[in-house]
Molecule: Lysine riboswitch aptamer
Organism: Peptoniphilus grossensis
RNA sequence: GAUAGAGGAGCGGACUUUAUCAGUAAUCUUUUGGAGCAAGACCAUGCGACGAAGAAAGAUGAAAGGAAAUUUCGCCGAAGUGUAUUAAUGGUAAGUUAAUAUGCUGGGCAUGCAAACAAUAUUUGCAUGACUGUCACAAAUAUGUGGGGAGCUAUC
Numbered sequence: 001g002a003u004a005g006a007g008g009a010g011c012g013g014a015c016u017u018u019a020u021c022a023g024u025a026a027u028c029u030u031u032u033g034g035a036g037c038a039a040g041a042c043c044a045u046g047c048g049a050c051g052a053a054g055a056a057a058g059a060u061g062a063a064a065g066g067a068a069a070u071u072u073c074g075c076c077g078a079a080g081u082g083u084a085u086u087a088a089u090g091g092u093a094a095g096u097u098a099a100u101a102u103g104c105u106g107g108g109c110a111u112g113c114a115a116a117c118a119a120u121a122u123u124u125g126c127a128u129g130a131c132u133g134u135c136a137c138a139a140a141u142a143u144g145u146g147g148g149g150a151g152c153u154a155u156c
Base pairs, nucleotide, nucleotide: 001156002155003154004153005152008076010075011074012073013072014071016069017068018067026060027059028058029057030056031055032054036047037046038045041092042091043090079105080104081103082102083101084100085099086098087097088096089095106132107131109129110128111127112126113125114124115123116122134147135146136145137144138143
């Protein structure tokens, strides 16, 4: 260097279902309201005295994002995340999504904190704890200490 492979409560994608979102947004009707309103800024655009927004009552009544479970597919830097650049999102900045480059993280679990979030769900980051896989060192063994996936094992 090439090929194959292992970790396990392992990783990611897709379909379906379920709950949540939510009796919310939105639409319509009535009453009120009285100049602004359209997700946070400005612009553009649109709506508005032929009465906007807001408020109350009534009728109808979601979806996306996020989550869980089953099935299935692809996998073992699987993948996640930070930063930068580019593109898309009406424009600018921000945000989001995607691609590329690069940094970090062996893996999941529990707890705490922070952020995201409608959320006490969940996710991500950090810290701590035990566990697990692997290698190195020490040891007669049990075991202990330490390392990081640019790693480890097998074959060539």